[in-house]
Context: one part of a larger RNA
């Protein structure tokens, strides 16, 4: 040195554990903001560094309501307070809310500087204090021509996960290279909007038979096509479902106000605004004639009321005993409750200890959600007549692009760009090139609830989801600390016991280091604190060299 046993240092695996995580369902709520948001500086406590709260009234002040015994945040310490004259605490409502920050009086290297008007305080100067005033868009008024200027109001503006809708828009990829194609209208930028958006009441779809806005899902179908017919891309028409709902102008006419031309002063043209009137394909309206005053309905708005909910609560059943043991909730005897045997805690495993749970009961303000009632708005016929309307740089056509299942094709249909350019109900558009027949619809103006998509947040639960190298990056002062000029990166780090009972005194030492005793405790678990594996490092025997 080995090599075996015992013991120990030294390390934090392992197991339990869970204060945070993940992924979901149901419910709510989907917005905040110039009455200055989101976010942030600085400050605020008897001491106070961080975090949470707040805001020169600052861990907080007022009213009301609720609770009923301790309180002064996490935070366990001293000191001082408050609190049955109801504290602290929990809803609702107010007051206060410095200073950045859309930031808005100018400026600025954010959290700072410097001003003007007008008022207060002072005998004045000064200086403090209070208040206002940025830009865009708009209605009014004033002023009257400068399309100006002025006053008064009224909206905007920023921010915020996703979902929506329009403007724009790529590359790697993959075709086993690669160019059309594919990724893909993704990602990404920009703009708007709402709790949803978006579509949407046929100039559809279809096929001689009908359907009857739109959206969403299952089929239809990986089918029809489409395609260097490659890699791939990919409908509808019918069926079955959720949902259900339809409407309003614009013209024609008819009256009014205005402005203008014009008159033969009676007037009559046009132009514009407003008010009735109308809204469709079986054409329908207007116009003329007749009849009605009724039914139905509402997505507006106002008021009132009811219910319902939503923002603190409140009642809430039922056990004891013997042994063990540091503790009974477990064992063993014997009861009980249950519309409560979810759940979590309590010195070990608890229906009947504690918190609750089933069940039931509670409110003012605010909010939502349904219904009623009254206001208020909408809505009807039949017949004639063929004079007028019924959406014009529009449909359509020529070039050029997009979109569509369809990549120019034989290509309809649908939008942009540029160049042209119709009809006017005896008309149009459309049925996948064009034409006939038929058949189906009315465009060139708008608006619309359901069902559909998503969840930064809010409640209540759920899990063959993790269980501190896992699970969020983040169970802890986490986007911290720390790195980077910056954009940005970005961690490590849980556990002592049931309870600090957190180790009073003695004794070595310099010692508030360690160390021995003693003492708590079930255990030292001793704070480097549960459990305590492996490397790795050592003492001691013993054996072999």
């Nucleotide at each position: 040195g080995g090599c075996a046993c015992a013991c120990g240092g030294g390390g934090g695996a392992u197991g339990c554990c869970u204060a945070g995580g993940c992924u979901c369902u149901c419910a709510g709520a989907g917005g905040c903001g110039a009455u200055g948001a989101a976010g942030g500086a600085c400050g605020u406590g008897a001491u106070a560094a961080g975090c949470u709260g707040c805001g020169a009234u600052a861990a907080g002040c007022g009213a009301c309501g609720g609770g009923g015994a301790a309180g002064g945040g996490c935070a366990c310490a001293u000191a001082c307070c408050u609190u049955u004259u109801g504290a602290u605490c929990c809803g609702u409502u107010g007051a206060u809310u410095u200073c950045c920050g859309a930031a808005u009086g100018g400026g600025g290297c954010a959290a700072c500087c410097c001003a003007c008007u007008a008022g207060u305080u002072u005998g004045a100067a000064g200086a403090a204090c209070u208040a206002g005033g940025g830009c865009c868009u708009u209605u009014c008024c004033u002023u009257g021509u400068a399309u100006g200027a002025g006053g008064a109001g009224a909206g905007g503006g920023g921010c915020a996960a996703a979902c929506c809708c329009g403007g724009g828009g790529a590359a790697c990829u993959g075709a086993a290279a690669c160019a059309u194609c594919u990724a893909a209208g993704u990602a990404c930028c920009c703009g708007g909007a709402g709790g949803a958006a978006a579509a949407g009441a046929a100039a559809a779809u279809a096929a001689c038979a009908a359907u009857g806005a739109u959206u969403c899902c299952c089929c239809a179908a990986g089918u029809a096509g489409u395609g260097g017919c490659g890699a791939g891309c990919g409908a509808a028409c019918g069926g079955g479902g959720a949902g259900g709902a339809g409407c309003c102008c614009a013209a024609a006419c008819c009256g009014g106000g205005u402005u203008g031309g014009u008159u033969a002063c009676g007037g009559c043209c046009a132009g514009u605004c407003c008010g009735g009137g109308g809204u469709u394909g079986u054409a329908g309206g207007a116009c003329c004639u007749c009849a009605a005053c009724a039914u139905c309905u509402g997505a507006u708005u106002a008021u009132a009321g009811u219910a319902u909910u939503u923002u603190a609560g409140c009642u809430g059943a039922a056990u004891g005993g013997c042994a063990u043991g540091g503790g009974a909730a477990g064992g063993c005897c014997a009861a009980c409750c249950a519309u409560a045997g979810a759940c979590g805690g309590u010195g070990a495993g608890a229906g009947u200890c504690c918190g609750g749970u089933a069940a039931g009961c509670g409110a003012g303000c605010u909010g939502a959600u349904a219904c009623u009632a009254u206001a208020c708005g909408g809505u009807a016929g039949a017949g004639g007549a063929u004079u007028c309307c019924u959406g014009a740089g529009u449909a359509g056509g020529g070039g050029g692009g997009g979109a569509c299942c369809g990549g120019a094709g034989a290509a309809a249909u649908c939008c942009c760009c540029u160049c042209u350019g119709a009809a006017u109900c005896c008309a149009g558009c459309g049925g996948c090139a064009c034409c006939a027949u038929c058949c189906g619809c009315u465009a060139a103006g708008g608006c619309u609830a359901c069902a559909u998509a998503c969840u930064c947040c809010u409640g209540a639960g759920a899990g063959a989801c993790c269980g501190a190298u896992a699970g969020u990056g983040a169970a802890c002062u986490a986007g911290u600390a720390c790195c980077g000029u910056g954009a940005g990166g970005g961690a490590a780090a849980g556990g002592u016991g049931a309870a600090a009972a957190g180790a009073a005194c003695c004794g070595g030492g310099a010692a508030u280091a360690c160390c021995g005793g003693a003492g708590u405790g079930a255990a030292a678990a001793g704070a480097a604190c549960c459990u305590g594996a492996a490397a790795c490092c050592g003492u001691g025997u013993g054996c072999c060299u």

Annotation: Predicted 3D model of a 545-nucleotide part of an RNA (large-subunit ribosomal RNA, domain I) from Hymenobacter sp. CCM 8763. Model confidence (mean pLDDT): 82 of 100.